About this RNA: SAM riboswitch aptamer (S box leader) from Micrococcus terreus, 94 nucleotides, folded computationally. Rfam family: SAM riboswitch aptamer (S box leader). Rfam's curators write: The SAM riboswitch is found upstream of a number of genes which code for proteins involved in methionine or cysteine biosynthesis in Gram-positive bacteria.

[in-house]
RNA sequence: CACCCAUCCAGAGCGGCCGAGAGAUCUGGCUCGAUGACGCCGCAGCAACCCGCCCAUUACGGGGCCAGGGUGCUACCGCCAGGACCGAUGGAGC
Numbered sequence: 001c002a003c004c005c006a007u008c009c010a011g012a013g014c015g016g017c018c019g020a021g022a023g024a025u026c027u028g029g030c031u032c033g034a035u036g037a038c039g040c041c042g043c044a045g046c047a048a049c050c051c052g053c054c055c056a057u058u059a060c061g062g063g064g065c066c067a068g069g070g071u072g073c074u075a076c077c078g079c080c081a082g083g084a085c086c087g088a089u090g091g092a093g094c
Base pairs, nucleotide, nucleotide: 001093004091005090006089007088008087013043014042015041016040017039021032022031023030025083026082027081028080029079044074045073046072049070050069051068052065053064054063055062078086
């Protein structure tokens, strides 16, 4: 980058820095926020998508384990309703 597949009502927060908006976008609502939100960094944690390990299988698909590696996530159901070439994350692909 763009096509495909899967997931998005479970779970898991403290500290430091910053300083005004934030919860993706539009409309409406609701909520968080100077008792410092959002964001960034550190540490901790949650989960188990991929790697890894075991079982079974010709193979694909399947069942299970771990939390070592790569991601992800840690207010509110992706905050709610409606909308749209919706979005985010992971995997596979280029």
Its mean pLDDT, the model's own confidence on a scale to 100, is 82.